[in-house]
Context: one part of a larger RNA
RNA sequence: CUGGGCGUAAAGGGUGCGUAGGCGGCUCUUUAAGUGGGAUGUGAAAUCCCUGGGCUCAACCCAGGAACUGCAUUCCAAACUGGAGAGCUAGAGUGCAGGAGAGGAAAGCGGAAUUCCCAGUGUAGCGGUGAAAUGCGUAGAGAUUGGGAGGAACACCAGUGGCGAAGGCGGCUUUCUGGACUGUAACUGACGCUGAGGCACGAAAGCGUGGGGGAGCAAACAGGAUUAGAUACCCUGGUAGUCCACGCUGUAAACGAUGGGUACUAGGUGUAGGGGGCGAAGCCCUCUGUGCCGCAGCUAACGCAUUAAGUACCCCGCCUGGGGAGUACGGUCGCAAGAUUAAAACUC
Numbered sequence: 001c002u003g004g005g006c007g008u009a010a011a012g013g014g015u016g017c018g019u020a021g022g023c024g025g026c027u028c029u030u031u032a033a034g035u036g037g038g039a040u041g042u043g044a045a046a047u048c049c050c051u052g053g054g055c056u057c058a059a060c061c062c063a064g065g066a067a068c069u070g071c072a073u074u075c076c077a078a079a080c081u082g083g084a085g086a087g088c089u090a091g092a093g094u095g096c097a098g099g100a101g102a103g104g105a106a107a108g109c110g111g112a113a114u115u116c117c118c119a120g121u122g123u124a125g126c127g128g129u130g131a132a133a134u135g136c137g138u139a140g141a142g143a144u145u146g147g148g149a150g151g152a153a154c155a156c157c158a159g160u161g162g163c164g165a166a167g168g169c170g171g172c173u174u175u176c177u178g179g180a181c182u183g184u185a186a187c188u189g190a191c192g193c194u195g196a197g198g199c200a201c202g203a204a205a206g207c208g209u210g211g212g213g214g215a216g217c218a219a220a221c222a223g224g225a226u227u228a229g230a231u232a233c234c235c236u237g238g239u240a241g242u243c244c245a246c247g248c249u250g251u252a253a254a255c256g257a258u259g260g261g262u263a264c265u266a267g268g269u270g271u272a273g274g275g276g277g278c279g280a281a282g283c284c285c286u287c288u289g290u291g292c293c294g295c296a297g298c299u300a301a302c303g304c305a306u307u308a309a310g311u312a313c314c315c316c317g318c319c320u321g322g323g324g325a326g327u328a329c330g331g332u333c334g335c336a337a338g339a340u341u342a343a344a345a346c347u348c
Base pairs, nucleotide, nucleotide: 003320004319005318006317007302008301012316014201015200016199017198021194022193023192025088026087027086028085029084030083031082033081034080035077036076037075038074039073040072041071042070049065050064051063052062053061054060091191092188093187094186095184096183097182098181103177104176105175106174107173108172109171110154115149116148117147118146119145120144121143125136126135162169163168206248207247208246209245211244212243216242217241221237222236223235224234259315260314261313262312263311264310267293268292269291270290271289272288273287274286275285276284277283278282297304298303321348322347323346330341331340332339333338
């Protein structure tokens, strides 16, 4: 090196783009590197194997043969792989015509609600709980009416609905902008798939700025309860934070716990966006997505089942008993917190 695996037992990288590499459609011509065959040379002896022989046998020894599966040179073959050339259109991409969408960024606008402030009415409670108390209130609270300020989030619509590579995205309008889908078949002519390194994106929390903002909520913290205690659960408050700008961090039950691509393998029934047909309140066919049920098959079982965990091929990542340990040390990255890479002794 070779094996078997990765939904739940150990194991799919958080996600994409892409370098090297690996793999790669149809037809024809050519080449002969891989590949197959022949010949020649070499492949020391001993050893191994076969036959025979010598020590009384054996071990051991001797002779002959075979073998040494290799390498080199040369000749032949041309199916397959590779190289070169020519062509093709079914893969891939472009164009054209359409409709759908919380995809992204920026700016502006809107209404409901909470809180606070001002003013009016008004009087003794309000609030909170299992019950209370802390707290607020006669310096006029709570309730109610009018006006104002400010921040954050967008009820209904709303749907195993939609969009996005993932993280994620939900009021309305405008501007800029990415992708997918359907139809057509005008163009290119294999331009493809995957992807070690690399680069980019990446919830929440956290960090930086003598930053801005701060309504509600709320780690820490304070008080009231509960309790044997209560550094909690419950209550009253409340600061970071939550929001914005710019920069960092780079993690997660980043989950479908299921990497990506292609092809093939019964159906039934919803739903979203398109297209086509018909005898058109409807039905049928078809493409793409998203659910449920279910056959073959698979599975330890649960279950999966054209959105595969089925049948195959290509490429990447990962696993190899439990603990020690995702730790120590070292390296790299980070302002830090820490992240990443990643052992061993020992022990069962």
The prediction has a mean pLDDT of 88. Small-subunit ribosomal RNA, central domain from an uncultured bacterium, 348 nucleotides, folded computationally. Its Rfam family is "Bacterial small subunit ribosomal RNA".